[in-house]
Predicted 3D model of a 350-nucleotide RNA (Bacterial RNase P class A) from Hydrogenophaga intermedia.
RNA sequence: GAAGCGGGCCAGACCGCCGCUGGCACGAUGCCCGAAAGGGGGUGCUGGAGGAACGUCCGGACUGCACAGGGCAGCGUAGGAGGUAACACCUCUCCACCGAAAGACCGCCCGGGUUCGCCCGGGUGGCCCCAAGGUGAGGAUCAGAGCAACAGAGACGAGCCGAUUCAGUUCGGGUGAAACGGGCAAUCUCUACGCGCAGCAACACCAAAUAGGCCAGCGUUGAGGCGGCUCCGCGGAGCUGGCGGGUAGGUGGCACCGAGCCGCUUGGGUGACCAGCGGCCCAGAGGAAUGGCGGUCACGUGCCGGGCAACCGGCACGCACAGAAUCCGGCGUACCGGCGCGCUUCACAC
Repeated sequence: GAAGCGGGCCAGACCGCCGCUGGCACGAUGCCCGAAAGGGGGUGCUGGAGGAACGUCCGGACUGCACAGGGCAGCGUAGGAGGUAACACCUCUCCACCGAAAGACCGCCCGGGUUCGCCCGGGUGGCCCCAAGGUGAGGAUCAGAGCAACAGAGACGAGCCGAUUCAGUUCGGGUGAAACGGGCAAUCUCUACGCGCAGCAACACCAAAUAGGCCAGCGUUGAGGCGGCUCCGCGGAGCUGGCGGGUAGGUGGCACCGAGCCGCUUGGGUGACCAGCGGCCCAGAGGAAUGGCGGUCACGUGCCGGGCAACCGGCACGCACAGAAUCCGGCGUACCGGCGCGCUUCACAC
């Protein structure tokens, strides 16, 4: 320098104006909404999307219900060892396959040499081996069943075809991935191991109206209601109070001192990771905030002008994928672009 690989990081920046939303303070228990539970408004300070917040495919935390033990069924996992809260994830490793250039070998062509055996150089095609790296649902086909396109006479049962022999005795056979000995378990199956069910619309608490329930008291010796209103009449079975459950509504769960985040010239380990030390507190709504407008500068593309060129100036357009909803760990998928690192091979130079 070229080619091929593998990780990591960023995901436009700044300013002005107008908004949205969480927390804290002002703030006394005063105001507004609501029957209550509970909620709300002003000002100031401060926090406010992602590497995938996505798909909801795995694994957990958490919550409720269920639960003697064993077996069957069902679902899942599958080389070995390790990491982890756990996993179908990750790491190391074994095996198989893929994987460039160079090289080895073989064929052909060209040139040169030759002791005529061949040798040397170049080109080209094939093949072998194969780096970094990649892929693998990678247990079992001496338990049983099932399957195999096209070609082929015949495709899982053995046999068929052509020769040959006393004799299925011996030899040979094209096709095909595979022809009688095998293959496929990502078909059933077997083996080993694992697995209760549901999910934050979980669940817990507060709690109307209406209807129904229970209890107590009053009431056919006349309740409530209606009419005249000390009282009387009409009429004929309810009335009052309390309790409890569910619903609407509200609050918590829920924004977390955590399987937490960042860093380390620390220790252990090949590594995933673990330990130690230091620092930090990092969105939280629930019709669901994280935005809109303007300006400047980046970046990319196109056009125009200038310049021998590198480049400079102007204009226009673009600036991805996508957006939290109980929370974590993975996997998968989407993505305009940019930055940087490492590994392997080859070539050249010193």
The gene name in the source record is rnpB. Rfam family: Bacterial RNase P class A. Rfam classes the family as a ribozyme. The organism belongs to Hydrogenophaga, within Bacteria.